[in-house]
A computed fold for a 390-nucleotide part of an RNA from an anaerobic digester metagenome, annotated as large-subunit ribosomal RNA, domain III. Its Rfam family is "Bacterial large subunit ribosomal RNA". Rfam links the family to the GO terms structural constituent of ribosome and ribosome.
Context: one part of a larger RNA
RNA sequence: AAGUAGCGAGAGGAGGGUGAGAAUCCCUCCCGUCGAAAGCCUAAGGAUUCCUGAGGAAGGCUCGUCCCCUCAGGGUUAGUCGGGACCUAAGCUGAGGCCGAAAGGCGUAGGCGAUGGACAACAGGUUGAGAUUCCUGUACUACCUAAAGGCGUUUGAGAGAAGGGGAGACGCAGGAGGAUAGGCUGAGCGCACCGUUGGUAGAGUGCGUCUAAGCAAGUAGGGAGUUAAGACAGGAAAAACCGUCUUAACAAUCCUGAGAUGCGAAUGGGAGUGAAAAACAAGUAGCGAAGCAGCCGACUCCACACUGCCAAGAAAAGCCUCUAUCGAGCCUAAAGGUACCCGUACCGCAAACCGACACAGGUAGGCGAGGAGAGAAUCCUAAGACGCGC
Numbered sequence: 001a002a003g004u005a006g007c008g009a010g011a012g013g014a015g016g017g018u019g020a021g022a023a024u025c026c027c028u029c030c031c032g033u034c035g036a037a038a039g040c041c042u043a044a045g046g047a048u049u050c051c052u053g054a055g056g057a058a059g060g061c062u063c064g065u066c067c068c069c070u071c072a073g074g075g076u077u078a079g080u081c082g083g084g085a086c087c088u089a090a091g092c093u094g095a096g097g098c099c100g101a102a103a104g105g106c107g108u109a110g111g112c113g114a115u116g117g118a119c120a121a122c123a124g125g126u127u128g129a130g131a132u133u134c135c136u137g138u139a140c141u142a143c144c145u146a147a148a149g150g151c152g153u154u155u156g157a158g159a160g161a162a163g164g165g166g167a168g169a170c171g172c173a174g175g176a177g178g179a180u181a182g183g184c185u186g187a188g189c190g191c192a193c194c195g196u197u198g199g200u201a202g203a204g205u206g207c208g209u210c211u212a213a214g215c216a217a218g219u220a221g222g223g224a225g226u227u228a229a230g231a232c233a234g235g236a237a238a239a240a241c242c243g244u245c246u247u248a249a250c251a252a253u254c255c256u257g258a259g260a261u262g263c264g265a266a267u268g269g270g271a272g273u274g275a276a277a278a279a280c281a282a283g284u285a286g287c288g289a290a291g292c293a294g295c296c297g298a299c300u301c302c303a304c305a306c307u308g309c310c311a312a313g314a315a316a317a318g319c320c321u322c323u324a325u326c327g328a329g330c331c332u333a334a335a336g337g338u339a340c341c342c343g344u345a346c347c348g349c350a351a352a353c354c355g356a357c358a359c360a361g362g363u364a365g366g367c368g369a370g371g372a373g374a375g376a377a378u379c380c381u382a383a384g385a386c387g388c389g390c
Base pairs, nucleotide, nucleotide: 012030013029014028015027016026017025031387032386033385034384039367040366041365045347046346049345050074051073052072053071054070055069059067060066079140080139081343082342083341084340086117087116091112092111093110097106098105099104121138122137123136124135125134141339142338143337144336145335148332149331150330151329158326159325163322164321165320166319171309172308173307174306177302178301179300182296183295184294185293186292188209189208190207191206192205193204194202210268214263215262216261221256222255223254224253225250226249227248228247229246230245231244232243234242235241272287273286310313353362354361369381370380371379372378
């Protein structure tokens, strides 16, 4: 320079409380903002920022009794969620091997490696802070023991590859159908309420009208010709499996498949109602009604199922089957038991991540209600969250 620029998006007001001190902290009422978001879940990233008590030097663009700040104490509970004890892709690595002055490069078998495949849990309650993890109820998966029953021991039950085969197994676009989630309406049902009025016991007003996994059965629909006998130089050995060929019989059978229905559920939740006590703990504990009908209706499920098209759209394992081989026990199953390691708090369109900042920028995925509307546009609202630290 100068007590100048600036104080980082244009909503706050009042009353009460606390306190040495209050525009700024807490509570209440009113007002306003967002609402395909400025709400909710979650990946990455961060790493205690989460909760409780205390504090006010510094940080906070003012203030501060407050904080994502300081100090102390506490908090993350899993057979089923995500990852590993399973599988493989790109890529990386790489026994032997090939190459190279050296260092090293490439690469077979193999291994590692999810953003993919496979795989068993739902509903409710609960804390100051955790929950598909704790608790309650009801399930499921793998393995162990096993009552009882059945089958088998050369007339072979059963197991079974690091091998063969099947399956897993896949593109994009389009339209139709079925169903559900969700929503709306109701002279239906239930609970509460009844007016300082022009008017209020009425066709009144407000609120609520829900409930999973799993089990049973196999529907709307979709797909396949199926079965039997015989033959075979194919599937690097074998095969009763697959494949190829021939013959015969039968249009029924098999596979897949949402949802609905019944049980689960005499459960849970539920609008509302509502104590005692206070030293610690109130809309708390406790009690608890109705639970129907009609309409709309998905971008979700059936399902890449169908149809069409050309650019012709992973692999491996789990799984099924076949033998090679082993072979004396095996199957159903009441009931009981066992179940390892890591993550789990909190933020997550943001004051906690990336931007030197409590920065008008950037940040993958899911849910995303109502009125008007073609619509996730736009305006107003619900749940919920905020009024952007002078």